[in-house]
RNA sequence: GUGCUUGUGAUUUAAGGGGAAAAUAUCUGUCUUCGGAACAGAUUAUAGGGGUUCAAGUCCUUUUAAGUACU
Numbered sequence: 001g002u003g004c005u006u007g008u009g010a011u012u013u014a015a016g017g018g019g020a021a022a023a024u025a026u027c028u029g030u031c032u033u034c035g036g037a038a039c040a041g042a043u044u045a046u047a048g049g050g051g052u053u054c055a056a057g058u059c060c061u062u063u064u065a066a067g068u069a070c071u
Stems, first nucleotide, its partner, number of pairs: 001070007010024004018054001026042005047063005
């Protein structure tokens, strides 16, 4: 330099055009002599810009970050 892949809560992973889901973590409550475990509940997310569409996490484009292959 060229091609390809990936970017979703604090972490890991779903959602395959139409209500953003789950687990762990954090916090609160119940329980417990205390703590832990268990149970119930709460908070936090689609890398940035533009486009297509009635509707975009999803499709297209560009930038950026990471990874990978070739040179």